Bacterial RNase P class A, 301 nucleotides, folded computationally. Its Rfam family is "Bacterial RNase P class A". For this family Rfam cites "Ribonuclease P: unity and diversity in a tRNA processing ribozyme" (Frank and Pace, Annu Rev Biochem, 1998). Of the family's consensus pairs, 98% are formed in the model. The coordinates come from a structure-prediction model, not an experiment, and the mean pLDDT is 77. The sequence was found by an Rfam model in a public genome assembly.

[in-house]
RNA sequence: AAAGCAGGUCAUCUUGUCGCUCUCCGUAUUCGGAGGGAGGAAAGUCCGGACACCACAGGGCGGCCUAGCGGGUAACACCCGCCCUUCCGGUCAAAUCCGGAAGAGGACUAGUGGCACAGAAACCAGGUACAGUUCGGCUGUAGUGAAAAGGCCAAACUCUAGGCGGUGCAAUGCCAAGUAAACCGGCGUUUGAGGUCGGCCCGGCCGAGCCGGUGGGUAGGCAGCUUGAGGUUGCGGGUAACCGCAAUCCCAGAUAAAUGACAAGACUCGACAGAAUCCGGCUUACAGGCCUGCUUUUCAC
Numbered sequence: 001a002a003a004g005c006a007g008g009u010c011a012u013c014u015u016g017u018c019g020c021u022c023u024c025c026g027u028a029u030u031c032g033g034a035g036g037g038a039g040g041a042a043a044g045u046c047c048g049g050a051c052a053c054c055a056c057a058g059g060g061c062g063g064c065c066u067a068g069c070g071g072g073u074a075a076c077a078c079c080c081g082c083c084c085u086u087c088c089g090g091u092c093a094a095a096u097c098c099g100g101a102a103g104a105g106g107a108c109u110a111g112u113g114g115c116a117c118a119g120a121a122a123c124c125a126g127g128u129a130c131a132g133u134u135c136g137g138c139u140g141u142a143g144u145g146a147a148a149a150g151g152c153c154a155a156a157c158u159c160u161a162g163g164c165g166g167u168g169c170a171a172u173g174c175c176a177a178g179u180a181a182a183c184c185g186g187c188g189u190u191u192g193a194g195g196u197c198g199g200c201c202c203g204g205c206c207g208a209g210c211c212g213g214u215g216g217g218u219a220g221g222c223a224g225c226u227u228g229a230g231g232u233u234g235c236g237g238g239u240a241a242c243c244g245c246a247a248u249c250c251c252a253g254a255u256a257a258a259u260g261a262c263a264a265g266a267c268u269c270g271a272c273a274g275a276a277u278c279c280g281g282c283u284u285a286c287a288g289g290c291c292u293g294c295u296u297u298u299c300a301c
Stems, first nucleotide, its partner, number of pairs: 001297010012266007020037007039272001043283002046281005051168004058202004063164005068082005083105001084103007106159002111157002113153003128142005172223004182214006194206004230249008267270001
C1' cells in the first nucleotide's frame, strides 16, 4: 500500500420564500414575534423493566423460561472478564506454546427414542464358522461390543436445580353533554345463573342478575404525555462491561394525526426508512464517507 474480517461513527449540504404542528410572550384557536420539530434503526414486537389497573385461600395436573464461574445493570435470554471444549493459523507432521474465531457450556451408569461404526447377525431375536454329538439347533469353542452390553445425540422426549400472577396508555383518573330505569326471547335467584382466584379440575370468595335480539343516546375535552435508569464536556475509579463527581443543556408530543412545497447553488449525486406511554437490549433492512483494530499478500528501508 492492497484485499478481507470485526467494531465504532456520520447518514447529502447551504441559502431564500411560502406553508404545517407544538411551546412561550404580547388581553389571543383566528393577528404578530421568538424558539423546538423523526431514526440509527422510529421497523420486527422477540426478551427485560418503569408506570397503571385487576388479583394476591389452598391443592393437583399441565404450561413457560433459565443452565460453567465471577462481575455489570432498575432488570434481562443483554453486556464484560475468566475457565473449558471445538476449529483455524503460526508449522512438513504431532505435542506444547502463541494469536484468532465459535459455543443455550447441568445430566445419556433413571427411563423412552434416534444415529453411526465393527460384525454373518442389533432385539418378543436370529444364527455364521469350526469341532464334538446320544443326530435334538444338543453341547463347546471362535469371532464382534453379543445376552445382556459399548460410543454419540437432551435448540430429542425427559430428568435435575432454580425461577415465573394477569392485562396493557384503547392502561388509568377526571370534566362536560345526551339517553329509554324501553320492548321481545332464553337462563337463573340457595336445587346458585354469572363473576373472580394464571390454562384445566377440585376447592375458596363474591353473588342477583346474566345472555341474545330490536330500538334509543353519545362518538367532545383535560390529565396520563414526555425532565428522563436523559444528553454533552471534563476529572476520577475499574482489565472491561460500567460506575462516581462537577459543570452545562432542554432536544417532537400529534389525535385523522405536523415534520412539507417551490426556487437557486455545491459536490463524492445521496441507501434503508417515518415517532404515537416511556426506557434498556436483541434481531432484521441499509448507497456511500471517515476512524480504529486484526489477518494475509506485496513493496521499500